[in-house]
């Protein structure tokens, strides 16, 4: 210098042809207990890494950046 791969909630990861963004684990809150843990029930929490474009509608389809990671080639 080229090539593909990943980026979603505090963490760990789904989202199947574009058609209301969701699991587990963790927080809270309530119920069980003398009381904890542990199980219930319930709730909060996200500008889908940034900026565009296409479209009636993008997490998902294009471009361009940025940040990790594999691999190739380059080496004076």
């Nucleotide at each position: 210098g080229g090539a593909c791969c990943a980026a979603u909630a505090a963490c760990u990861c789904a989202g199947u042809u574009g058609g209301u963004a969701g699991a587990g684990u963790g927080c809270c809150a309530u119920g069980u207990u003398c009381a904890c843990a542990g199980c219930g029930u319930g709730g909060a929490g996200g500008u889908c890494g940034c900026u565009g474009g296409u479209u009636c509608g993008a997490g998902u389809c294009c471009a361009g950046c940025u940040u990790g990671g594999u691999c190739c080639a380059c080496c004076a």
Predicted 3D model of a 76-nucleotide RNA (transfer RNA) from Saltatorellus ferox. Its Rfam family is "tRNA".